[in-house]
RNA sequence: CCAGUGAACGGGCAAACUUUCCUAAAGGGGAGGACGCAAAGACAAAGGACCUAAGCUUUUUAUAAAGUAUGGUAGCCGACUACCAAU
Numbered sequence: 001c002c003a004g005u006g007a008a009c010g011g012g013c014a015a016a017c018u019u020u021c022c023u024a025a026a027g028g029g030g031a032g033g034a035c036g037c038a039a040a041g042a043c044a045a046a047g048g049a050c051c052u053a054a055g056c057u058u059u060u061u062a063u064a065a066a067g068u069a070u071g072g073u074a075g076c077c078g079a080c081u082a083c084c085a086a087u
Stems, first nucleotide, its partner, number of pairs: 004087001005085002012037002017032006035075001041080001043078001047077002049073003055068005
């Protein structure tokens, strides 16, 4: 220096829930709060998967139904990058 690994030290992030704001929704921002996380770092234009359906399209007697992402999820997989060091 590189790779594997993750005991320890120093730390870091922050689920559900509550509250408030944005939003058609999914979901997201702020505050509180910790379920957990060795990448729970950043990436939605590497790739895959999933959620929603405003708008649009089709069907319908219809107020209903179905399809569809330009909307979203990275704490779904994933590719990319990275602190420390018992081994």